RNA sequence: ACAGAUAAUGGCAAACCUUUCGAAAGGGAGGGGCGCAAAGCCAAGGGUCUAAGGUUCCAAAGGGAACUAUGAUUGCCAGGCCGCCUAAC
Numbered sequence: 001a002c003a004g005a006u007a008a009u010g011g012c013a014a015a016c017c018u019u020u021c022g023a024a025a026g027g028g029a030g031g032g033g034c035g036c037a038a039a040g041c042c043a044a045g046g047g048u049c050u051a052a053g054g055u056u057c058c059a060a061a062g063g064g065a066a067c068u069a070u071g072a073u074u075g076c077c078a079g080g081c082c083g084c085c086u087a088a089c
Base pairs, nucleotide, nucleotide: 003086004085011036012035016031017030018029019028020027021026034075040081041080042079045077046076047073048072049071053068054067055066056065057064058063
């Protein structure tokens, strides 16, 4: 140090289960532990997911379809900020 381990001290926690919030995606809490050296924080870049509301269209009606983020995701990628340890190279 822009590097990183069969190390140390600690940390986080996927699926799944319970509960709860939400229209949904998904989030919170508890259990759990697949993994993670930033799996700490930031959603103002890209990607992805959702479509309540909105727009357009279809339908006699009930209703349906398409598009859309202002919703979500940083454990998809980039970028910014901050940070523990030190074998090998």
The prediction has a mean pLDDT of 87. A computed fold for an 89-nucleotide RNA from a Syntrophomonadaceae bacterium, annotated as c-di-GMP-I-GGC riboswitch aptamer. The model forms 100% of the base pairs in the Rfam consensus.